[in-house]
RNA sequence: UUCUUAUCAAGAGUGACGGAGGGAAUGGCCCAAUGAAGUCCGACAACCAGCAAUAUGAGAUGCAUGUUGUAUGGUGUUAAUUCCAGCAGUUUAACUGACAGAUAAGAA
Numbered sequence: 001u002u003c004u005u006a007u008c009a010a011g012a013g014u015g016a017c018g019g020a021g022g023g024a025a026u027g028g029c030c031c032a033a034u035g036a037a038g039u040c041c042g043a044c045a046a047c048c049a050g051c052a053a054u055a056u057g058a059g060a061u062g063c064a065u066g067u068u069g070u071a072u073g074g075u076g077u078u079a080a081u082u083c084c085a086g087c088a089g090u091u092u093a094a095c096u097g098a099c100a101g102a103u104a105a106g107a108a
Base pairs, nucleotide, nucleotide: 001108002107003106004105005104006103007102008101013041015040016039017038021031022030023029026085027084028083042078043077044076047074048073049072050070051069052068053067054066055065056064057063082100087097088096089095090094
C1' cells in the first nucleotide's frame, strides 16, 4: 500500500507549550486571538495481547472456545450522528441501503 471482517447516534480538561488555521475530499454549515493545527500531561473507551474468574469440551497439570471483569502493554479517541448532504430505493419533513471515510484485527 492492497484485500477481508467488525464497529462507527455513547464517552472524554476552565491544564501546559505553541501561535493560524481546522472540521478526510466536493458543496454546505460550523469551530477558532474569549487562542486553530501540532507536542506533553490528564481523561475516555475496551479492537488485540496479558492477567483473573467462570462455563463447555473425555480429562490431572494444562489446552481450545465462550462469557464476565481488569486497565499492564500495543493501538485508538478526546466540538457538532462519520457535523449534514451528493448515489439508489421507499411508505419521500424522513427512513433504509450503497459509495467514500475513520479505527482495530488478520492476510498478501
This is a predicted structure of a 108-nucleotide RNA (SAM riboswitch aptamer (S box leader)) from Sporolactobacillus laevolacticus DSM 442. RNAcentral records the identical sequence in 2 taxa. The source organism's lineage runs through Bacteria, Bacillati, Caryophanales, Sporolactobacillus and Sporolactobacillus laevolacticus. Its mean pLDDT, the model's own confidence on a scale to 100, is 84. The RNAcentral record of the sequence draws on Rfam and Ribocentre. It matches the Rfam family "SAM riboswitch aptamer (S box leader)". Gene Ontology term of the family: regulation of gene expression.